[in-house]
RNA sequence: CGGCCUGUAGCUCACCGGUUAGAGCGUCCGCCUGAUAAGCGGAAGGUCGGUGGUUCAAUUCCACCCAGGCCGACCA
Numbered sequence: 001c002g003g004c005c006u007g008u009a010g011c012u013c014a015c016c017g018g019u020u021a022g023a024g025c026g027u028c029c030g031c032c033u034g035a036u037a038a039g040c041g042g043a044a045g046g047u048c049g050g051u052g053g054u055u056c057a058a059u060u061c062c063a064c065c066c067a068g069g070c071c072g073a074c075c076a
């Protein structure tokens, strides 16, 4: 320098354009227990990496940028 992939909740990940985005684990509260764990019920938690564009409508499509990963080239 070029190519490809990824970026969504604290963590691991869903959501292939349709109306204020979900799961598991974790956290908090309650039930249960003599008390823990397990189990059961509930709750909080996200401007979907950023800026623009397309569209009636974008987490989803396009461009650029940023961050991470992989491959290649250059370098001596």
Base pairs, nucleotide, nucleotide: 001072002071003070004069005068006067007066010025011024012023013022018056027043028042029041030040031039049065050064051063052062053061
Annotation: Predicted 3D model of a 76-nucleotide RNA (transfer RNA) from a Planctomycetia bacterium. The sequence is in RNAcentral, with records from ENA. NCBI's taxonomy places the organism under Bacteria, Pseudomonadati, Planctomycetota, Planctomycetia. Its Rfam family is "tRNA". Rfam's curators write: Transfer RNA (tRNA) molecules are approximately 80 nucleotides in length. Rfam classes the family as a transfer RNA.